[in-house]
RNA sequence: GCAGAAGGUCAGGCGUUCGCUGGACGGAAACGUCUGGAGGAAAGUCCGGGCUCCGCAGGACACGAUGGUGGGUAAUGCCCACCGUCCGCGAGGAUCGGGAAAGUGCAACAGAAAGCAAACCGCCGAUCGGAAGGUCGCCAGUCGACCUUCAGGAGGUAAGGGUGAAACGGUGCGGUAAGAGCGCACCAGCAGCUCGGGUGACCGGGCUGGCUGGGUAAACCCCAUCGGGAGCAAGGCCAAGCAGGAGGAAUCAGCGUCUUCGGACGCUGGCGAAUCGGUCCGAUUCGUUUGACCUCCGGGUCGGCUGCUACAGGUGCUGAGUAAUCAGCAUCGCAGAGAAAUGAACGCCCUCGACAAAACCCGGCUUAUCGACCUUCUGUCCGC
Numbered sequence: 001g002c003a004g005a006a007g008g009u010c011a012g013g014c015g016u017u018c019g020c021u022g023g024a025c026g027g028a029a030a031c032g033u034c035u036g037g038a039g040g041a042a043a044g045u046c047c048g049g050g051c052u053c054c055g056c057a058g059g060a061c062a063c064g065a066u067g068g069u070g071g072g073u074a075a076u077g078c079c080c081a082c083c084g085u086c087c088g089c090g091a092g093g094a095u096c097g098g099g100a101a102a103g104u105g106c107a108a109c110a111g112a113a114a115g116c117a118a119a120c121c122g123c124c125g126a127u128c129g130g131a132a133g134g135u136c137g138c139c140a141g142u143c144g145a146c147c148u149u150c151a152g153g154a155g156g157u158a159a160g161g162g163u164g165a166a167a168c169g170g171u172g173c174g175g176u177a178a179g180a181g182c183g184c185a186c187c188a189g190c191a192g193c194u195c196g197g198g199u200g201a202c203c204g205g206g207c208u209g210g211c212u213g214g215g216u217a218a219a220c221c222c223c224a225u226c227g228g229g230a231g232c233a234a235g236g237c238c239a240a241g242c243a244g245g246a247g248g249a250a251u252c253a254g255c256g257u258c259u260u261c262g263g264a265c266g267c268u269g270g271c272g273a274a275u276c277g278g279u280c281c282g283a284u285u286c287g288u289u290u291g292a293c294c295u296c297c298g299g300g301u302c303g304g305c306u307g308c309u310a311c312a313g314g315u316g317c318u319g320a321g322u323a324a325u326c327a328g329c330a331u332c333g334c335a336g337a338g339a340a341a342u343g344a345a346c347g348c349c350c351u352c353g354a355c356a357a358a359a360c361c362c363g364g365c366u367u368a369u370c371g372a373c374c375u376u377c378u379g380u381c382c383g384c
Base pairs, nucleotide, nucleotide: 001380002379003378004377005376006375007374008373009372010371012349013348014347015346016345017344018343020037021036022035023034024033025032026031039355043366044365046364047363048362049361050360051231052230053229054228058281059280060279061278063227064226065225066224067223068082069081070080071079072078083097084095085094086093087092098222099221103220104219105216106215120161121160122157123156124155128152130150131149132148133147134146135145136144137143169187170186171185172184173183174182188212189211190209191208192207193206194205195204196203197202235306236305237304238303244297245296246295247294248293252269253268254267255266256265257264258263270288271287272286273285274284275283311333313332314331315330316329317328318327319326320325
């Protein structure tokens, strides 16, 4: 110099005039003065919470979510560090990461065969029979035995070849009728025992054993952990207003007290119902014909205030920690609209401006994006 990797900061600026809006002060009011006023993603509504309500927020099942280990956090499916596997020359990046020997399913075509098997081409081949030839023997018969060749062949085989992404460990030697871990040596995997390092996931070593059974779980499933439900249109207060009707619904019983003798009240049991995802158990409450609750039809309330911004808050320094983060001290207050506030004009500067606007709040993740700057690291070329 070129090419890369990881992390961080900013988010057009300044001035003048007018306009909108929160707060404080002054004012009877109009208004005046001072001081604040959209983002790094405010977006997606994907996660986790704070907060509010549901007379339990109890237990179990179902259902759903997550999935290496350790740490952080209010918490998470997030963040940090590490381990394994994969990619990259490297700095680094990705995560598909519990279990396939509990079971079920799936894998086109090719192939004999794709999960406990299997034989397409091959190789061997009888205690089997046949044909031809030869040799030897003999009781001289195409009788017996042996050898060679040819065609069969029950059976054996999975070493060689073929198909395929993948075919039931690899290389070599022995052995066998031919082969095969059948046996042996070395290696790989698996299992058992054991030693060392590490909190752990895991990493490394030794001994023994011929034990040698692919892939896929982001398929069903098994295992471990977590999960009550709704949500600011949650809720609270004030004001105002109306109108209820029909149907269904648990047969009730016992005891005690009082009694004006009609009945009232209380307790217990049975039965019924409600309790913010589903089912069951438990619990609580209510009802039992003067009817809890359920279903259908109909009426009123679209008003105002609040919730609404001081918080798991920001910043600086110190300490602990590899880091995420935590603790202490100091300091600051940084939008709260309510059909929805940031606008308009002019001038200058500049890196010439992309993606884009809060609605209860916070922590994350994901997506979109014009540029400018800073720090550290990697590879390569050249010079000193």
About this RNA:
Bacterial RNase P class A from Fuerstiella sp., 384 nucleotides, folded computationally. Rfam family: Bacterial RNase P class A. From the family's description: Ribonuclease P (RNase P) is a ubiquitous endoribonuclease, found in archaea, bacteria and eukarya as well as chloroplasts and mitochondria.